[in-house]
RNA sequence: UGAUCUCGGACGGGAGAGUUCCCGGCAGGGGACGCCGAAGGGGCAACGCCGCAGAAGGCGGAAACUCUCAGGCACCAGGACCGUCCGAAGGAG
Repeated sequence: UGAUCUCGGACGGGAGAGUUCCCGGCAGGGGACGCCGAAGGGGCAACGCCGCAGAAGGCGGAAACUCUCAGGCACCAGGACCGUCCGAAGGAG
């Protein structure tokens, strides 16, 4: 001097599923039924370790897979992930 990776922030992009029925003048909200998965959360494979003569079994162990607890199902908001920029940490070269 300083990269990948990690964390945070700003801006931009960003899917899915009933604006069904009832209460309420409408919206928000509440209830019923039906749905969605890309905030978050839960679960598991290979594999590794322990156990053991061997096994059973136990622990660790990923996701965009899976479950739908939460959240969501017109707009708004949110939104995994992606891009650009800035900052922090770090320190390959």
A computed fold for a 93-nucleotide RNA from an Acidimicrobiia bacterium, annotated as Glycine riboswitch aptamer. Its Rfam family is "Glycine riboswitch aptamer". About the family: This family represents the bacterial glycine riboswitch. The coordinates come from a structure-prediction model, not an experiment, and the mean pLDDT is 82. The model forms 91% of the base pairs in the Rfam consensus.